[in-house]
Large-subunit ribosomal RNA, half A from a Bacteroidales bacterium, 1662 nucleotides, folded computationally.
The prediction has a mean pLDDT of 80.
Taxonomically the source falls in Bacteroidales (Bacteria, Pseudomonadati, Bacteroidota, Bacteroidia).
Context: one part of a larger RNA
RNA sequence: GGCGAACGGAGGAUGCCUAGGCUUCUAGAGGCGAAGAAGGACGUGGUAAGCUGCGAAAAGCGACGGGGAUCAGCAAACAAGAAAUGAUCCGUCGAUAUCCGAAUGGGGGAACCCGGCAGGUUGAAGACCUGUCACACCGCGAGGUGAGCCAACGCAGAGAACUGAAACAUCUUAGUACCUGCAGGAAAAGAAAGAAAAAUCGAUUUCCCGAGUAGUGGCGAGCGAAAAGGAAAGAGCCCAAACCGGCACUGUCGAGGCAGAGUCGGGGUUAUAGGACCGCAACAAUGAAAUAUCAAACGAACCGGAAGUGUCCGGAAAGACACAUCAGAGAGGGUGACAAUCCCGUACGGGCAAGGUUGGUAGGGAAUAGCGGAAUCCUGAGUAUGGCGGGACACGAGGAAUCCUGUCAGAAAUAUCGGGGACCAUCCCGAAAGGCUAAAUACUCCUAGAAGACCGAUAGUGAACCAGUACUGUGAAGGAAAGGUGAAAAGGACCCCGAACAGGGGAGUGCAAAAGACCCUGAAACCGUUCGUCUACAAGCGGUCGGAGCAAUGAAAGUUGCGACGGCGUGCCUUUUGGAUAAUGAGCCUACGAGUUGUAUCAUGACAGCAAGGUUAAGUACUUCAGGUACGUAAGCCGAAGCGAAAGCGAGUCUGACAAGGGCGAACAAGUUGUCAUGAACAGACGCGAAACCUAGUGAUCUACCCUUGAUCAGGUUGAAGUUACCGUAACAGGUGAUGGAGGACCGAACCAGUUUCCGUUGAAAAGGAUUUGGAUGAAUUGAGGGUAGGGGUGAAAGGCUAAUCAAACUGGGAGAUAGCUCGUACUCCCCGAAAUGUCUUUAGGGACAGCCUCAUUAGAGCUUACCGGAGGUAGAGCUACUGAUAGGAUGCGAGGGCUUCAUCGCCUAUCAAUUCCUGACAAACUCCGAAUGCCGGCAAGUGAUUAAUGGGAGUGAGUCGUCGGGUGCUAAUGUCCGGCGGCAAAAGGGAAAGAGCCCAGACCAACAGUUAAGGCCCCCAAACGUGGUUUAAGUUGAAAGAACGAAGUGACAUCGCAGAGACAGCUAGGAUGUUAGCUUGGAAGCAGCUAAUCAUUUAAAGAGUGCGUAACAGCUCACUAGUCGAGCGGCGUUGCAUGGAUGAUAAACGGGCAUAAAAACCACUGCCGAAACUAUGGACUCUGAGAAGAGUGGUAGGGGAGCAUUCUAACCGGCGCAGAAGGUGUGACGCGAGUCAUGCUGGAGCGAUUAGAAAAGAAGAUGUAGGCAUAAGUAACGAUAAUGCGGGCGAGAACCCCGCACACCGAAAACCCAAGGUUUCCUGAACAACGUUAAUCGGAUCAGGGUAAGUCGGGACCUAAGGCGAAGCCGACAGGCGAAGUCGAUGGACAAAUGGUUAAUAUUCCAUUACCUGACAGUAAAGCGAAGGAGGGACGGAGAAGUGACACGCACGCCAACUGACGGAAUAGUUGGUUAAAGGAUGUAGGUAUAUUCCGGCGUUAAAAGCGACGGAGUGCCGAGAUCUGACAGUACGUCGAGUCUUCGGACGAGACGACAGAUGCGGUAAGCAUACUCCCAAGAAAAGCUUCAGAGCGACAAGAUACUGUCAGCCCGUACCGUAAACCGACACAGGUGGGAGAGGAGAGAAUCCUCAGGUGCUC
Repeated sequence: GGCGAACGGAGGAUGCCUAGGCUUCUAGAGGCGAAGAAGGACGUGGUAAGCUGCGAAAAGCGACGGGGAUCAGCAAACAAGAAAUGAUCCGUCGAUAUCCGAAUGGGGGAACCCGGCAGGUUGAAGACCUGUCACACCGCGAGGUGAGCCAACGCAGAGAACUGAAACAUCUUAGUACCUGCAGGAAAAGAAAGAAAAAUCGAUUUCCCGAGUAGUGGCGAGCGAAAAGGAAAGAGCCCAAACCGGCACUGUCGAGGCAGAGUCGGGGUUAUAGGACCGCAACAAUGAAAUAUCAAACGAACCGGAAGUGUCCGGAAAGACACAUCAGAGAGGGUGACAAUCCCGUACGGGCAAGGUUGGUAGGGAAUAGCGGAAUCCUGAGUAUGGCGGGACACGAGGAAUCCUGUCAGAAAUAUCGGGGACCAUCCCGAAAGGCUAAAUACUCCUAGAAGACCGAUAGUGAACCAGUACUGUGAAGGAAAGGUGAAAAGGACCCCGAACAGGGGAGUGCAAAAGACCCUGAAACCGUUCGUCUACAAGCGGUCGGAGCAAUGAAAGUUGCGACGGCGUGCCUUUUGGAUAAUGAGCCUACGAGUUGUAUCAUGACAGCAAGGUUAAGUACUUCAGGUACGUAAGCCGAAGCGAAAGCGAGUCUGACAAGGGCGAACAAGUUGUCAUGAACAGACGCGAAACCUAGUGAUCUACCCUUGAUCAGGUUGAAGUUACCGUAACAGGUGAUGGAGGACCGAACCAGUUUCCGUUGAAAAGGAUUUGGAUGAAUUGAGGGUAGGGGUGAAAGGCUAAUCAAACUGGGAGAUAGCUCGUACUCCCCGAAAUGUCUUUAGGGACAGCCUCAUUAGAGCUUACCGGAGGUAGAGCUACUGAUAGGAUGCGAGGGCUUCAUCGCCUAUCAAUUCCUGACAAACUCCGAAUGCCGGCAAGUGAUUAAUGGGAGUGAGUCGUCGGGUGCUAAUGUCCGGCGGCAAAAGGGAAAGAGCCCAGACCAACAGUUAAGGCCCCCAAACGUGGUUUAAGUUGAAAGAACGAAGUGACAUCGCAGAGACAGCUAGGAUGUUAGCUUGGAAGCAGCUAAUCAUUUAAAGAGUGCGUAACAGCUCACUAGUCGAGCGGCGUUGCAUGGAUGAUAAACGGGCAUAAAAACCACUGCCGAAACUAUGGACUCUGAGAAGAGUGGUAGGGGAGCAUUCUAACCGGCGCAGAAGGUGUGACGCGAGUCAUGCUGGAGCGAUUAGAAAAGAAGAUGUAGGCAUAAGUAACGAUAAUGCGGGCGAGAACCCCGCACACCGAAAACCCAAGGUUUCCUGAACAACGUUAAUCGGAUCAGGGUAAGUCGGGACCUAAGGCGAAGCCGACAGGCGAAGUCGAUGGACAAAUGGUUAAUAUUCCAUUACCUGACAGUAAAGCGAAGGAGGGACGGAGAAGUGACACGCACGCCAACUGACGGAAUAGUUGGUUAAAGGAUGUAGGUAUAUUCCGGCGUUAAAAGCGACGGAGUGCCGAGAUCUGACAGUACGUCGAGUCUUCGGACGAGACGACAGAUGCGGUAAGCAUACUCCCAAGAAAAGCUUCAGAGCGACAAGAUACUGUCAGCCCGUACCGUAAACCGACACAGGUGGGAGAGGAGAGAAUCCUCAGGUGCUC
């Protein structure tokens, strides 16, 4: 370390539970609000943070009713209390009810600020209290109404897109979503200018049906009525007008009237027309709503309400046993386990305020009504209707009626008008252009009651719990996790360990503490401890088969654990032709996680009811309250009859003139309703998943640009224009010097940017650091406040930026968009079992139909073999048989060339070549021919369900390899395309070393049986070193392989020769002569060459010569011959095996060892081995069959069948259970299996069998979701390399805390002060779990207490800018957009305080002193006053240079005080500190200014005056730092001592003493101020108020009152702590980043550069 067991930890599954949800039903209610809502903020308790309640009368006050003993909310505790004189509590009615919010006196950044008027408090002012003050509309007025909120339902205005149409445009989605307006408890509609077609019905609405019909429709996808019929409910009315009259007005008048328009009253209201009007009759009858009263049933809290005991187990009885009781009550809940009789309740009965409901009575009097008439009058006008353009109607412009209307036209008057689906006629129905109207219908934020084959803590609401919370985001918005001790806290007194209030061990409580608060049960991953066994030569998808040994247990048999060694053996899923693949997915465990539901839609089947019929729907009634029954039966649907386009006819009909024929039917007849199953249709439709589109909003705190108002830029350099001096010119020009100080000028810090390189890359940082670099007076940078918004903005333009998002932001919604695409899709067994093909396809990875599979039914076919009979044109073959192609030869028409010729004729041919002949020979698109096989039919035999049809359900439509026949290609490819067959796919087993497709062989199961196949038999490795015979020598065999081509390798065969008359090879010998043949030649003699010939002789044989050789000869050989030897030899060819050819990077290509008369190759033979094949034995299942028996059982997609488990329901077992349920964890048994049963331990209260039913019904995978736990790993890292060390202290504990001493770092900061932002982080005490990248005694962390003091500082009570809002007004479907006035709005204008002291923490705020501002009052003096009006003023740019000039500050010196040196001197020295002083008042200097400023005069402007403008005249003023004096109570502050007092031990107070005359010294010095000045330049540089002045309306002369002085009084609200270049802000962090302004010391230096240092701060939390 592995395996096993036991025991633990961690974790929180499972079981049980429910306090909370979900879905319905019944009834109620259907609103709240200016009498201030909904919703909030802030308060409120003795102690009080949160929730709840309440509101300054504040967990509450009053009255009435109920109730009857405790109360004091959740929620303990202490304190202090209340209650029978009736508390707490419950109900009803009242009181109070801060501030915000419609928000309403004005404003505003909601919960805040500031007012007017009246009254009150106060002497007045200020301040406070009470009331009141918005706007719109109506109204003369008094007064009234409105607004805003709220879940769905309703009506209306406006109105998408994704999507579907397999694309898309009409169409669809859909008048949906969204936005907007408005209303009600309902809304809307509604009493026919209707529907119809019958002499019909009679307002509207809703349901059923009609009907997926009629229609409509790129006649596609789709859309889709109405009437009639059956039901629910039921209800009808009023104006306008004609006519009559009243009132006020106008016109006219002869003043009597008349007319007009307006208003009011009467009258009147319809189709068989009615009414006015005229006449007659009548004065009746009916009778609505208010209101009052009586009664009834309801109605808040509430009341009464039957009946049980004992024993046993037990902690506890409600359990068991025994014997009882009640029941109009055995619903339910609780009580220490399961209770009718213990408690609350329940059935039943009772009670009641307000209130409404119903009925009666009274009351009331709205309203309604008759008959007949000649004429006349009235009966809804820019209307009906028409044209054009749209929209709605189911109806898309269509033949398009009907309805609405943007626009243009434009009627009629009862002899009229509208409609009846173009239009016309006839007929019928109705009477528009005015209005009201209950019920039946829709919905549920809310209240009460009830229910559930709904959930049970990853479920059910997002939320069982203090949840729309924590948290995220600028915002719109998004949005969690988290339940359980026990019956009862009896919640662990006391002791011990420990630093400990941590934790643990005892003790005690309790049935139980293995229920101890992290608390029921307590699974798994994961982490351990102990024991048994195995393991240190071993190569391993880790199992399986065999198995020695060890151990445990048992009496034994046996069982259990480990497993040395051996055999075999490449995970799972998905996707694929094919996966161990180096293709996908998963770290592990637990829980959750995907074919469901609806629909009077359709089809098929099974079952059930009835049957030529079957069946109800909506609804109604009843009811035992349910999934019921009955009715609804002259609603409707399907069927019983068809044919036809239809009229129509009908067992027939249509076609046709008719007949005939033909088509479709009948003859041959079963349906229908329900339940279930399967499939389809429509719905999100198996689950998860886009990029996108549309709609309504939210965002310019980032960034882009713009507007307003502010701010910033060390220092150095250069030297434009202009001016001036001189020279120069006729004058200009021009030159030189000086002056001057321009510039998108130069160098270079801050600041802005981001060039280079490196680092960083799970960072310090979601863009940085170091170095280097660019700009740095400008098109510069930056702060604050604003503006522009998504097909929009902005853009010096990169498709850049628009909140870490941009070729169209973000958030919510349409929405579960769509996805022919990818992934995933969950228990078992049994039967069968594919396809990867054809046709078509904007189709090719998708579909439709066909093919192939399955199930049911029906039929009785099918297949094989033999024979017989057929059709055919392939293989082959053939071509003088066609069409073409074709080699050689012969022939040679014809042509070319040549010769000849004047030319013709003619001749010739190493040329081409027709035809014919001979020989040879080709073809997928040639065939005179022509098989085998296959196919069709017949017949016979065999086989045995293999076949077909109909109907239900599929899947497949990517194939791949081998072989045969072909195309293509190179007769290349694991290439590609077809056809036949076989396999794989979807097939395991044996062989081929290993291998999807090759060979053998098709696995139902079992066993340590047998026989074989392919292939094997030396060892690995089962079986033969088998037998016989050949071959091979190459390790060939034993990779590809017989490459071409090569080789006396070797075996076999054939043939031709030689050979005992002696071959072949070797050896010995000869190999001669004519002749040196001839020619040639310098020479040529066998052998340079040529010629012809190759002759002859001698011979056993010998070439006028086969090679070598020589200058030429010579010489050596050969052929040839003899001898010797003694038997075979040689050539050519065919063939077996072997050989070279033969080169790839490790020995790595027999599987290895290895093998040679074999363990190689070939032939033959005999055995054996060898598989899941076959056989035998036993068993299971399926099919056929009456049985006997027979046949069968590999399997992906897929079809079919039978079961198991889970949750719930009903019945039942009169089931089990504290004497121990479920769950957990072991063991054993049963079943093919899913699983089941029994039992030990744990657990502590529920659970099951059977038969049926219903499903949120089964997980290993989806880069699944949530939680837990691993791994890497005790690894990387611990966030600037400015740095620590020592001593002491506190403490359980000190690298880090405190003190001290050294050292180091910053010092234009890493020091100090403001603004923004944060919001208590500030100070003190306690304490260290977590937080702090380590530790911690420390802390910006935790707990408690404390802390922020203003007339003058900042803001408001003052002003205005950009911009915002906005009465009036304008525009716009709505929402809303603009907007003069007005009102807000600082970053600007205006505006009054300084010094010192003091706290742990505040100070221009407190204290001391000294000032100033505003207002009121009083007094004195005193001018007419008077505004929201006029006028002035306020009031403005950039750059530059020079001057003045104190301070501060620095340096130096002087003076005062204190201190002082080890090395190591110095005291006439050194170091350190001090050497000082405000605002205000008085004074008006330096300087600046000259169109400045004051006064006077008239003119213009004005409501008036003033002012202003241009003039004339006279004067000198105006601005203004500083200095000086004062302030200034000086021996004060300050420094050094300091008796003493108090103390929280830190310090505070402090009489008194001493100190310099305590310096008006020198130098440097400025960027403050003067200064809004001055000069120059061009780009020409806010507004308003305060302030000054004027006078109008008006007031006014005893009054009021500006102003001045003095005195007294008053002076409100908010901010104020702390951080603030940062550990407190923005960056998720105690983050190397970012963040506006002020001031910013010394030495060196031009400098704010840089280096070193003051003050001060720090050493960066391992």